About this RNA:
A computed fold for a 173-nucleotide RNA, annotated as Lysine riboswitch aptamer. The sequence was found by an Rfam model in a public genome assembly. The prediction has a mean pLDDT of 76. The model forms 98% of the base pairs in the Rfam consensus.
């Protein structure tokens, strides 16, 4: 001089980059829940099972009709914030949701998978023809290597445990 590994810090993607608070809106829905008349006649109360308490023949679910009339989850634009494994799936375990089992859903956590957004097809979530997961296919981007090109682009392959930059370790030759 300094190879391989390994550490710190910093930092780059971009058809909307991700995420969250708020705000305002389409949608839910002219629905639900109460109501009020009428009709109805034994059951209702969370999606099933069971209990438990409760309402109910002074009329329960239901079912028409009337005036009034919502809220969540799931979206969208904006402001702001944190940010570049940003984060979003998916499994599993824990918890909560009157009581017990299943089921759904919230929220924490474990492990796995995806570099990014788009777009068309399908399935599945949904109230939706929104949106959002998944698969598959297309181009497009970001980045690493190899290799051609004759210098700025092309082709294959990987790719977030990556990539770039700085500085420590480190000590192969």
């Nucleotide at each position: 001089u300094g190879a391989a590994u390994g550490g710190a810090u910093a930092g780059a993607g971009g058809u909307u980059g991700c995420g969250c608070u708020g705000u305002u809106u389409a949608a839910g829905a002219g629905u639900a829940a109460g109501u009020u008349g009428c009709c109805a006649g034994a059951u209702g109360u969370u999606g099933c099972a069971g209990g438990a308490a409760c309402a109910g023949u002074a009329g329960a679910a239901g079912g028409c009709a009337g005036a009034a009339g919502a809220a969540a989850g799931g979206g969208a634009a904006c402001c702001g914030c944190g940010c570049c494994g940003a984060a979003a799936g998916a499994u599993g375990a824990g918890u909560c949701u009157u009581c017990u089992g299943c089921a759904a859903g919230g929220c924490u956590u474990a492990u796995c998978u995806u570099g990014g957004g788009c777009a068309u097809a399908c399935a599945g979530u949904g109230a939706a023809g929104a949106a959002c997961u998944g698969u598959a296919u297309g181009a497009c981007u970001g980045u690493c290597a190899u290799c051609u090109u004759a210098c700025u682009a092309g082709a294959u392959g990987g790719u977030g445990c990556g990539c770039u930059a700085u500085c420590g370790a480190g000590g192969a030759a």